[in-house]
Context: one part of a larger RNA
Order: sequence, then C1' cells, then structure tokens
RNA sequence: GAUGAACGCUAGCGGCAGGCUUAACACAUGCAAGUCGAGGGGUAUGGUUCUUCGGAACCAGAGACCGGCGCACGGGUGCGUAACGCGUAUGCAAUCUACCUUUUACAGAGGGAUAGCCCAGAGAAAUUUGGAUUAAUACCUCAUAGCAUAGCAGCUUCGCAUGAAGUCACUAUUAAAGUCACAACGGUAAAAGAUGAGCAUGCGUCCCAUUAGCUAGUUGGUAAGGUAACGGCUUACCAAGGCUACGAUGGGUAGGGGUCCUGAGAGGGAGAUCCCCCACACUGGUACUGAGACACGGACCAGACUCCUACGGGAGGCAGCAGUGAGGAAUAUUGGACAAUGGGCGCAAGCCUGAUCCAGCCAUGCCGCGUGCAGGAUGACGGUCCUAUGGAUUGUAAACUGCUUUUAUACGAGAAGAAACACUCCAACGUGUUGGAGCUUGACGGUAUCGUAAGAAUAAGGAUCGGCUAACUCCGUGCCAGCAGCCGCGGUAAUACGGAGGAUCCAAGCGUUAUCC
Repeated sequence: GAUGAACGCUAGCGGCAGGCUUAACACAUGCAAGUCGAGGGGUAUGGUUCUUCGGAACCAGAGACCGGCGCACGGGUGCGUAACGCGUAUGCAAUCUACCUUUUACAGAGGGAUAGCCCAGAGAAAUUUGGAUUAAUACCUCAUAGCAUAGCAGCUUCGCAUGAAGUCACUAUUAAAGUCACAACGGUAAAAGAUGAGCAUGCGUCCCAUUAGCUAGUUGGUAAGGUAACGGCUUACCAAGGCUACGAUGGGUAGGGGUCCUGAGAGGGAGAUCCCCCACACUGGUACUGAGACACGGACCAGACUCCUACGGGAGGCAGCAGUGAGGAAUAUUGGACAAUGGGCGCAAGCCUGAUCCAGCCAUGCCGCGUGCAGGAUGACGGUCCUAUGGAUUGUAAACUGCUUUUAUACGAGAAGAAACACUCCAACGUGUUGGAGCUUGACGGUAUCGUAAGAAUAAGGAUCGGCUAACUCCGUGCCAGCAGCCGCGGUAAUACGGAGGAUCCAAGCGUUAUCC
C1' cells in the first nucleotide's frame, strides 16, 4: 500500500459498487419454461332465439389431449481436472450446423392407425388395463426430381502427400402440408453465406527425485465395425514396439485466461465482482429424443438419504431466486415490475421470463457533503500545572453581538429514462414494404430535482504521546497491578502501568487481528 474481510469503541447524510472465502452439508414453502386455435379433433360452461317445457338451433368458448417450436439458451457452482482443460498460433484435401439471409426448382395420388371423447374396470395413492370410435402441418405407401447419395467409364486444371475441383455420359435410390380463400404465414429438395459446434497440431501452463523406471490396446501395421468426421475409437490377426534425468511413472495441490494487488522496474502474490473458455448438477452408470444433450428444474438402472402408505406399493433432488437448519470470526428480503434491455413461442395482439431492471438490509469499500461563519479580552468562571499574595495553560475557546441555512424538519411543485410495436391518416416506390404525422405504454416513484418557511437550530469520535514515531506534566501503584510490534518498562520521585489535565494523528470513522507485496 492492498482486502469479498472479521472483532472492539463510535456513528449525521448521499452517490456508486460489493455482500457464505466455511459444509459440491441437508433442505419446509412459494416462484424460476413455456407458447401456438392462422396445424387438429373437440368438451365443460356461458349467451341469444324458439319451445309441445322433453328439448332444438345459432354464437362464443376454457382446462385437458394429439401436433409444432422452445426446453442444449439464459441462471448457479468450482467437486473433479496438471489435461490440447486453458492461453496463443495454425490446420481440417477428415467434419456437422435448427432458426436467419440469398438463389434455383417443386408440392401429384392414396392408405392404415392413435390420443382425446364414450363405455367397462383395477388401485389407499402414484398410476393404470380392456373395448368401441375419430382428426391432423402426426405416421406410412406410390408418383415425379437433381449441382443430392451410391456404383462405374472418360476428359481438363491444380496441390504439401493421402488426393482436390470442374465437366460429360450411364444405372439405381430418396421429397413435400396445409391454414385461409383477400392477403399472409408455412412445406420439400439442392447450392451458397452467416452463426454455432467438433477434431488435430506447434509453443506456454504448480510442488516433490526422501517418487527412477513405466506400459499389454500398450506402440505400429492389415482388415472390418463405428462416428458428422480422422484416429486402437472398438474388434480380429500380425510385428515388438512406445515413453523416460530435456524428469517418464507415481504422489501432493489446483478450474484456466482476460485481469487484480504490490513494486521505479524486473519480479512476487491472487484468480472475489465483470467478460471468455472448461467441468459439474444427491453419488455412480446408461442411452433415448433431437440440428444440437449423453440433458440442473427430462428418462432408465444401482446406491445413500428424506418423506407418504390402507404394508401391496409409491414420491423426491435449491451448486436457479428468496428463505430454513447446520457449520463458522463472518456474508442480506420467503420484496416490486415486465416500464426499459434481452430471450422463447406466436402473422399479430399478446403470454411467459427470480434473465434483467428496480427497491429492502449491512460504514463492507471508494467518493462527496455536513456537524457552522465573522467579530469578541476584565484573556471571565471552572479545571490542570508552577519557582504559588502571583503566574502559565485550557483559550477567541465560552458568554455576548452580527450573519448564513448546505443538511435535517414541515409544506408545495415535480421529471428524464419512451422510442417503438399495434391502431388511424398521409406520401413514396409499386401491392406490401419504407418514410412522416397523430395516438398509446413507467415497476422504480410523488423518487431525483426545484421552491418556500422558521431556527445555530438536527449531527464527533477513535487511537496514541520512552525510542523507532508526530505529541508531557501531575496523582495513584511499588518487579504488585499491569503494558508490550521490537528494544524493553514496573522493586517509593514511572514522560513506558492506571487516572486526570494538556498535546499529536486521522476523522464518520478510528484502532486491533488475519493474509499478500
């Protein structure tokens, strides 16, 4: 000098930031991922009209269900990991990429189911069985098709090798979906882009040699399988290799980086907040779906733990936001709003969003402001000290006089953050886009800010005073009580202990402890 700090004493306000460093310990409760009726069937229910009061017709229409997209983002944590994990620089002629953009072409004909609804059951529940019936942008079959895929022949060009690109034939294989009929949104195939991801490689990346040898899919080859893709990635066979004092192997510790602290620098230390990457989601394993996961709020299995049970069987996973217990020196509200920014779905209106924006708590930090200003000497009273009828100091300090009102209090006015989307009107290009005008929308919040009123009124402490180190005297104590960072102080005149007066340094803080330089 610094800190995600804690503790002691003290405390007026504001702005901006930060806030479980320990038990990746266990969790009550609420919320944190939905959306689309312009994909589909369609009910409860409500309304209107008619009614022979049985009901019928029409309109609107949840919840649940099938289907699409999203749930792989956003948010949390740092257990593991010494590794191509990260950083940096390259490569992929060994790769994939939903939504988005651009371009080209296309969308013909059929079919069988299934949820829901209905009927009948089982079970305490979670849940579940059978029957009948039905729809789709769900599923399947056929047609058509190529710069697609597979096979095979030829030609041209190029490369760091395997090879790559282009072109021309032939054969075979694989597509599609409608809603609405005004428009619009969609569907299929192919190419390109963008974005995101995967893989490989050079270099860098902590401590221990009181760890010296390690290795059997191990190292390489051939073949096959597998993958989006290369590869012992996996398997069969063959060979006997591969790594290592330039530190293998083993052990310990640890997420990495941008950055942060310190320092003149070189270095040393750290990895909180914010950003990028990685890993994980009660512990271990597995795959399914999907463009993308081996998936925090998905599935299955095993285990530990907790809960419900009618004992037959079931349910759960806060390292999301709040909150609880425990641990600890120690770390906050079971708050408001989607107004803004962003995300998901939707043509849109809109819905959802503990992301986010705000508010609450905490002197935890940084910064700013205030606790008054000017005059005022019989240098008052009181205190303390002394060389003591007197003087020094507290001290212009107080009283007293004049002034101001930041802030606090009361009252009043009162924002910016909002530009859009949608809707209405107008114009341009030329049939759905763009531009303009109008209108609408604020959680924070009656907040910030501004004005008025009265009145010095509402606001100072902490540590230290032997030397280092700025600041000295008296009293008490008497190697006691105690102090102390080091040297050391205290045994009767203690500037070092305790108190008082005074002084010094910082100041809404001041000290102590811990850690780093």